Predicted 3D model of a 376-nucleotide RNA (Bacterial RNase P class A) from a bovine gut metagenome. Its mean pLDDT, the model's own confidence on a scale to 100, is 78.
RNA sequence: AGCCGCCCUAUCGCCGGCAGCGCAAGCUGAAGGAGGAAAGUCCGGGCAGCAGAGAGUCGCCAUACUUCCUAACGGGAAGGGGCGCGCCGCGCAAGCGGCGCGCCACAGACAGUGCCACAGAAAAGAUACCGCUUGUGUCGACGGGGAGACCCGCGACAGCAAGCAAGGGUGAAAACGCGAGGCAAGAGCUCACGACGGGCACAGCGAUGUGCCUGAUGGCAAACCUUAUGGGCUGAAAGACCAAAUAUACCGGCAGUCAAGGGUUGACUCGCCCGUUGCCGGGGGGUAGGUUGAUGGAGGCAUCCGGUGACGGAUGUCCUAGAUUAAUGAUAGGGAGCCUCUUCUUGAAGCGGCUACAGAACCCGGCUUACAGGCU
Numbered sequence: 001a002g003c004c005g006c007c008c009u010a011u012c013g014c015c016g017g018c019a020g021c022g023c024a025a026g027c028u029g030a031a032g033g034a035g036g037a038a039a040g041u042c043c044g045g046g047c048a049g050c051a052g053a054g055a056g057u058c059g060c061c062a063u064a065c066u067u068c069c070u071a072a073c074g075g076g077a078a079g080g081g082g083c084g085c086g087c088c089g090c091g092c093a094a095g096c097g098g099c100g101c102g103c104c105a106c107a108g109a110c111a112g113u114g115c116c117a118c119a120g121a122a123a124a125g126a127u128a129c130c131g132c133u134u135g136u137g138u139c140g141a142c143g144g145g146g147a148g149a150c151c152c153g154c155g156a157c158a159g160c161a162a163g164c165a166a167g168g169g170u171g172a173a174a175a176c177g178c179g180a181g182g183c184a185a186g187a188g189c190u191c192a193c194g195a196c197g198g199g200c201a202c203a204g205c206g207a208u209g210u211g212c213c214u215g216a217u218g219g220c221a222a223a224c225c226u227u228a229u230g231g232g233c234u235g236a237a238a239g240a241c242c243a244a245a246u247a248u249a250c251c252g253g254c255a256g257u258c259a260a261g262g263g264u265u266g267a268c269u270c271g272c273c274c275g276u277u278g279c280c281g282g283g284g285g286g287u288a289g290g291u292u293g294a295u296g297g298a299g300g301c302a303u304c305c306g307g308u309g310a311c312g313g314a315u316g317u318c319c320u321a322g323a324u325u326a327a328u329g330a331u332a333g334g335g336a337g338c339c340u341c342u343u344c345u346u347g348a349a350g351c352g353g354c355u356a357c358a359g360a361a362c363c364c365g366g367c368u369u370a371c372a373g374g375c376u
Base pairs, nucleotide, nucleotide: 001376002375003374004373006335007334008333009332010331011330012329014033015032018029019028020027021026035357039368040367042366043365044364045363046362047235048234049233050232060231061230062229063228064227065079066078067077068076069075080106081104082103083102084101085100086099087098088097089096090095107226108225112224113223114220115219116218129168130167131164132163133162134161135160136159137157138156139155140154142153143152144151145150176194177193179191180190181189195217196215197214198213199212200211201210202209203208239292240291241290242289248284250282251281252280253279254278255277256276257275261274262273263272264271299318300317301316302315303314304313305312306311336355337354338353339352341350342349343348344347
């Protein structure tokens, strides 16, 4: 890294279909009934509804070496680059190369802004604590010269001025590294080599590599940001259909009432109409409930072919869970594997123990996580 992941028998059950019997309730029969992860619900799709309805900009979110695979992916394959460790080789050194193992969210720090705790002189327009060098001053009981004032040399300074950034020290990180030249001392100050960035040429589909030229050379984008690509939202309790009981919009019929109100008249009364109340019928929407969505599919296996590979193609063959308080189990016996202990004839016997993680709920492809024991 891949694969398997207990077996057999009997009895008693559970689930949804099928067949037979039965008016029905139900009974009987023979078959079938969890996984490699069914899990987490992390990513991608199918399917469905809602929103929008054309195009663009901004914002937000995600992804981020290259090429390929795939329905698609943030998954996978192959390749490139980098980092760490070990060994070997080259080189004065810096460093470079090879092999093996492991790891990498691996675009851009030469677009801009910003940040870098503590320590430290200084954390990026450089700077100076110790230190190094030069000049000058003071001191000396030192050496030499001089009659002496003093002069020369040497040494010290917890003196001053100037130069330096090599060495020390701080830090996670120190202003490219190293060797030489150079200098008062030093410094990419100069040169060779090397690291890194940029440009050009060549090789490669490309990431990139090699060579030449050149250079303003700390780190951080898991800081803002820039660049490129993708993304509307929701999720099976989605959605579609059927549809009680009760109440009821609306419509019709019959009966009652003119008790409120309105109309009919110039006004009043009666009548009539609207209205109102009850009953009956029709009827829409919604609820309980039911059906569907819903199980055959980007499906598995074998062989052959293409490809380094992921994967693709052809042929053959196989499969059949579908619940909705939610089935797939329990008990007994036997076997198998592993472990502890004991016994002896040392590979057997016996007693005992263990056999995991977990359990479909629309489906599919991935990723991640859990897992007794065994095999390769």
About this RNA: Of the family's consensus pairs, 93% are formed in the model. Rfam family: Bacterial RNase P class A. It is annotated as a ribozyme.